A computed fold for a 72-nucleotide RNA from a Planctomycetota bacterium, annotated as transfer RNA.
RNA sequence: GGGCUGGUAGCUGAGACGGUCUAGCGCUGGUCUGAAGAGCCGGAGACGUGGAUUCGAGCGCCACCCAGCCCA
Numbered sequence: 001g002g003g004c005u006g007g008u009a010g011c012u013g014a015g016a017c018g019g020u021c022u023a024g025c026g027c028u029g030g031u032c033u034g035a036a037g038a039g040c041c042g043g044a045g046a047c048g049u050g051g052a053u054u055c056g057a058g059c060g061c062c063a064c065c066c067a068g069c070c071c072a
Base pairs, nucleotide, nucleotide: 001071002070003069004068005067006066007065010025011024012023019055027043028042029041030040031039048064049063050062051061
């Protein structure tokens, strides 16, 4: 330098054909307990960056950034 895969919540991972982004752990309010833990009922929290297409983009297009792998 070229190619491929990936980047989504604090962490780990889903997301069919483009239509309000799902869960586990963690955090947090309540309940329960002498207290804590566990359990139960709630809550907050995310699409790498910038463009383009579209009524609408995590998803399709372009460029860039980061990580891993392959080729040279």
It matches the Rfam family "tRNA". The family's RNA type in Rfam is transfer RNA.